RNA sequence: GCCCGGAUAGCUCAGCCUGGAUAGAGCGACAGGUUCCUAACCUGUAGGUCGCAGGUUCAAAUCCUGCUUCGGGCG
Numbered sequence: 001g002c003c004c005g006g007a008u009a010g011c012u013c014a015g016c017c018u019g020g021a022u023a024g025a026g027c028g029a030c031a032g033g034u035u036c037c038u039a040a041c042c043u044g045u046a047g048g049u050c051g052c053a054g055g056u057u058c059a060a061a062u063c064c065u066g067c068u069u070c071g072g073g074c075g
Stems, first nucleotide, its partner, number of pairs: 001074007010027004020058001029045005051067005
């Protein structure tokens, strides 16, 4: 230098191919219930500029372009 893959909640990930209703799960955090107390279990709450910028579109996490960063391959 060229090619491929990843970046979404504090952590691990789904959703992207085929655009559409308020962006989800598990774990974790917090509050409550239960218990003599703890653990476990049950219920609820909070937490997201979907890596950044631009474009297409009535509408973008999703499509297109550039960039950043991480991992891998070729030379």

A computed fold for a 75-nucleotide RNA from a Candidatus Nanoarchaeia archaeon, annotated as transfer RNA. The coordinates come from a structure-prediction model, not an experiment, and the mean pLDDT is 83. RNAcentral records the identical sequence in 2 taxa. It matches the Rfam family "tRNA". Its family is annotated with triplet codon-amino acid adaptor activity in the Gene Ontology. NCBI's taxonomy places the organism under Archaea, Nanobdellati, Nanobdellota, Candidatus Nanoarchaeia.